Two RNAs folded together computationally: RNase P RNA and transfer RNA, 427 nucleotides in total. Its mean pLDDT, the model's own confidence on a scale to 100, is 81. It holds a member of the Rfam family "Bacterial RNase P class A". It is annotated as a ribozyme.
RNA sequence: GGAGUUGGUCAGGCGAUCGCUGUGUGAGUUUAUCUUGCACGGAGGAAAGUCCGGGCUCCACAGGGCAGAGUGCCAGGUAACGCCUGGGGGGCGUGAGCCUACGGAAAGUGCAGCAGAGAGUAGACCGCCGGGCGGGCAACCGUCAGGUAAGGGUGAAAGGGUGCGGUAAGAGCGCACCGCGCGGCUGGUAACAGGCGUGGCGAUGGUAAACCCCACUCGGAGCAAGACCAAAUAGGAACCCUAUAGCCGCGGCCCGCGGUGGGUUCGGGUAGGUUGCUACAGGCAGGCGGCGACGCCUGUCGCAGAUGAAUGAUCGUCCACGACAGAACCCGGCUUAUCGACCAACUCCCCCU
RNA sequence: GGCUCGGUGGCAGAGUGGUCAUGUAGUGGACUGCAACUCCGCGUACGCCGGUUCGAUUCCGGCCCGAGCCUCCA
Numbered sequence: 001g002g003a004g005u006u007g008g009u010c011a012g013g014c015g016a017u018c019g020c021u022g023u024g025u026g027a028g029u030u031u032a033u034c035u036u037g038c039a040c041g042g043a044g045g046a047a048a049g050u051c052c053g054g055g056c057u058c059c060a061c062a063g064g065g066c067a068g069a070g071u072g073c074c075a076g077g078u079a080a081c082g083c084c085u086g087g088g089g090g091g092c093g094u095g096a097g098c099c100u101a102c103g104g105a106a107a108g109u110g111c112a113g114c115a116g117a118g119a120g121u122a123g124a125c126c127g128c129c130g131g132g133c134g135g136g137c138a139a140c141c142g143u144c145a146g147g148u149a150a151g152g153g154u155g156a157a158a159g160g161g162u163g164c165g166g167u168a169a170g171a172g173c174g175c176a177c178c179g180c181g182c183g184g185c186u187g188g189u190a191a192c193a194g195g196c197g198u199g200g201c202g203a204u205g206g207u208a209a210a211c212c213c214c215a216c217u218c219g220g221a222g223c224a225a226g227a228c229c230a231a232a233u234a235g236g237a238a239c240c241c242u243a244u245a246g247c248c249g250c251g252g253c254c255c256g257c258g259g260u261g262g263g264u265u266c267g268g269g270u271a272g273g274u275u276g277c278u279a280c281a282g283g284c285a286g287g288c289g290g291c292g293a294c295g296c297c298u299g300u301c302g303c304a305g306a307u308g309a310a311u312g313a314u315c316g317u318c319c320a321c322g323a324c325a326g327a328a329c330c331c332g333g334c335u336u337a338u339c340g341a342c343c344a345a346c347u348c349c350c351c352c353u
Numbered sequence: 354g355g356c357u358c359g360g361u362g363g364c365a366g367a368g369u370g371g372u373c374a375u376g377u378a379g380u381g382g383a384c385u386g387c388a389a390c391u392c393c394g395c396g397u398a399c400g401c402c403g404g405u406u407c408g409a410u411u412c413c414g415g416c417c418c419g420a421g422c423c424u425c426c427a
Base pairs, nucleotide, nucleotide: 001349002348003347004346005345006344007343008342009341010340012318013317014316015315016314017313018312020042021041022040023039024038025037026036027035028034029032044324048335049334051333052332053331054330055329056222057221058220059219063255064254065253066252068218069217070216071215072214073087074086075085076084077083088102089100090099091098092097103213104212108211109210110207111206125152126151127148128147129146131144132143133142134141135140160178161177162176163175164174165173179201180199181198182197183196185194186193187192226275227274228273229272236266237265238264239263240262241261246260247259248258249257268426269425280302282301283300284299285298286297287296288295289294319322354423355422356421357420358419359418360417363377364376365375371407379395380394381393382392383391400416401415402414403413404412
């Protein structure tokens, strides 16, 4: 100098004018969903998708069982998680690093089209091999009944792999190494790793994001939940289901608990307000513990709360010319979208000293 | 704001691990004097991107698009 990896921060700045919205405070009057002065606050890293988890609220302070759903190497973190951290196994990369739905196929059931001789109780199509018979001087050819899984061929997959021995040809038939199973040992909390012994391995091929088995987790609904005040009237009509062993809460079923008819359509009234609502698993700084996620302690800060729904418009100026995008009960994650800028640590290559 | 479904030729609409039916429209041909009817034939159809599997419309994950339901008295 170039090319990268990981983690993190920011998300146009400044000024002026005119607005919108919340809180506090003062003033005005027509005393209330009013106007106005001043001060302070006013979108995000994803506010998004609604994919997970939790708080909160109501239904039993959520109970027993079945069914169902989810998660799935180990250990830890956390309110909890399908998230995060650290570690193990496997894969990718020269490397820093990155990716990983990664339990069980010797509990059972199922599935594998086409091709192929044979697809899971293996299997002789070509080939290889010796033998009988026939032909031929012979090489060899034909034929019959066998042996054989080394080679060819089919397939995604052909019942351990490579090599040596062995054999008529072959074959874990024997041996060595690798792989696999089983049993100790050592290290590690564990996943697992290392090493020793042992079994020829036709007991054990693949598929569980097929059923299933094992372990663990999960009650349902959602702020349009729920609570309160005010206003208004026809607490109405028709049809359907059901008859207390019912129906509803309880949105799969049984038990249990509580309540006592339920549903659909039509009709009537009101289209007002308050609360839930933003202070928190909260931000920042420091210290301590921990490899880390994170936890504990101290100090400090107050940082949107709308409800037809606010955060905008114009002008000036500077530069690197500004991406994706707008809260609606709240929070922790994941995923997706995103112009760019900066910081830190690390890796590889080239050059110079 | 919350919840729940769906996406297969131009249109409608089955299928659910193994070359995606069928109807209708379109189009070529046959039949006819010409047509209709009828008969025979034709076409880059599984929303997009990944994963599992030998193999995915189907199973799993993530996006995109569309539809429906939920407010007071009650």